[in-house]
Context: one part of a larger RNA
RNA sequence: CCCCUGUUAAGGAACUCGGCAAAAUGACUCCGUAACUUCGGGAGAAGGAGUGCCUCAUUAGUGUGAAGUCUAUUCAGAUGGAGCAUGAAGAGGCCGCAGAGAAAAGGCCCAAACGACUGUUUAGCAAAAACACAGGUCUCUGCUAAGUGGAAACACGAAGUAUAGGGGCUGACGCCUGCCCAAUGCCGGAAGGUUAAGGGGAGAGGUUAGCGCAAGCGAAGCUUCGAACUUAAGCCCCGGUCAAUGGCGGCCGUAACUAUAACGGUCCUAAGGUAGCGAAAUUCCUUGUCGGGUAAGUUCCGACCUGCACGAAAGGCGCAACGAUUUGGGCGCUGUCUCAACGGGGGACUCG
Numbered sequence: 001c002c003c004c005u006g007u008u009a010a011g012g013a014a015c016u017c018g019g020c021a022a023a024a025u026g027a028c029u030c031c032g033u034a035a036c037u038u039c040g041g042g043a044g045a046a047g048g049a050g051u052g053c054c055u056c057a058u059u060a061g062u063g064u065g066a067a068g069u070c071u072a073u074u075c076a077g078a079u080g081g082a083g084c085a086u087g088a089a090g091a092g093g094c095c096g097c098a099g100a101g102a103a104a105a106g107g108c109c110c111a112a113a114c115g116a117c118u119g120u121u122u123a124g125c126a127a128a129a130a131c132a133c134a135g136g137u138c139u140c141u142g143c144u145a146a147g148u149g150g151a152a153a154c155a156c157g158a159a160g161u162a163u164a165g166g167g168g169c170u171g172a173c174g175c176c177u178g179c180c181c182a183a184u185g186c187c188g189g190a191a192g193g194u195u196a197a198g199g200g201g202a203g204a205g206g207u208u209a210g211c212g213c214a215a216g217c218g219a220a221g222c223u224u225c226g227a228a229c230u231u232a233a234g235c236c237c238c239g240g241u242c243a244a245u246g247g248c249g250g251c252c253g254u255a256a257c258u259a260u261a262a263c264g265g266u267c268c269u270a271a272g273g274u275a276g277c278g279a280a281a282u283u284c285c286u287u288g289u290c291g292g293g294u295a296a297g298u299u300c301c302g303a304c305c306u307g308c309a310c311g312a313a314a315g316g317c318g319c320a321a322c323g324a325u326u327u328g329g330g331c332g333c334u335g336u337c338u339c340a341a342c343g344g345g346g347g348a349c350u351c352g
Stems, first nucleotide, its partner, number of pairs: 001347008010338002014336001019333001027051005036041001038172001052094005061086004068079004095099001107331007114323002119131002135170007147156003173318004178248003183245002185241005192236003198230002203225005210217002249267005276310001277307001288304005
């Protein structure tokens, strides 16, 4: 010097990103216990008091209930209280520094964020606000179901049958969930337009019997190409649908101080963000402004609204309970610190 461990004057978080670590609390009995609340909780809330041994004392009481006695035809019933077990409360006394005498055994409170909750997860850096969840909703599926695995047979779904099964989103509960179907998707429709192979075969080319002096024409057959016409779904089209994918404006003016604009004008749109919330797990400017807490507060809490860039099932806003979650504050407590000191054990070091 290092590791583990013990104690510490005065102070008590001044340490630090942060009370990390440590200390403190701790059992049982009794008293007592707030806001809030889904009336269950919260709650061991918080905050207090007591605790040993001896005597009264084989305590009061409580549990069990023998012998005996009575009734009785039997089963049995009544009475009886022994023994055993358990066991407060009180009075008096005794000892120690200390009586839950050692060990083992919640620190607590206030406010906020997120997630309702118990659960699950990155075997080996993340346990969470992530996943799941009950509940909600949309959609598919009529049974040889939809869907899934499999070239198939077949199997699962299910020895189930729409109060069932598959898929998507949301995520207890409470109050709610606004506007837009123009785009994209899905569903429905079938008049018209477009549209494949196929059908169809107008017509054209090649070949050559033949004709012609030649140029050339050219039947049938074979062969190559091929217009009209016919023809499904789809697409175009017409409707519906947003708890489908998604979207939810700009400029100018205006009130008898000023400021602001209930009001008006205008352009654009499918429609221009409703309720609620809001410097937020979202706010750039920003340590916004005001209030609270501190002597002093970029964090925190309550407001304001100028929302760069919240917003309603990629749910909005609340919410008791819950959380090895996150943030701020307080009480207690302490070597975290002011600021270090002294011990114990083991290393390092020396010798072997």
The part of an RNA shown here (large-subunit ribosomal RNA, domain IV) has 352 nucleotides and comes from a metagenome. Its mean pLDDT, the model's own confidence on a scale to 100, is 88. RNAcentral holds the full RNA, with entries from SILVA. It matches the Rfam family "Bacterial large subunit ribosomal RNA". Its family is annotated with ribosome and structural constituent of ribosome in the Gene Ontology.